[in-house]
Molecule: SAM riboswitch aptamer (S box leader)
Organism: soil metagenome
RNA sequence: AUCCAGAGUGGCUGAGGGAACAGGCCCGUUGACGCCACAGCAACCAGUUCAGCUGCGAUGUCCAAAAACGUCGCUUCUCAACCAAGGUGCUAAUUCCUGCCCGGUUCGCCGGGGAAGAU
Repeated sequence: AUCCAGAGUGGCUGAGGGAACAGGCCCGUUGACGCCACAGCAACCAGUUCAGCUGCGAUGUCCAAAAACGUCGCUUCUCAACCAAGGUGCUAAUUCCUGCCCGGUUCGCCGGGGAAGAU
């Protein structure tokens, strides 16, 4: 910084699983979860390009000189576009929902923020 988008088949296994706690809801012997293989999604890292910016160097104008401005090269950071061979992540449900705070409310809920978590 992002988390309401996207993306599954096969094999093995065998009872729990959806991070933890609580409540709810859901998935699961028509085999979940997990592991492996292959496939896929996305575009975080990496890569290419454009623009801006930081700094340095060269050079031109002007000048007593410096500063300033212009051009070129390299570079820092930011934005955008592209790419998908490589690294990471992901492929039920919004991060499944809620928990704390604020606002609204037809009192059913709705909206915003936070916490925790994941990348």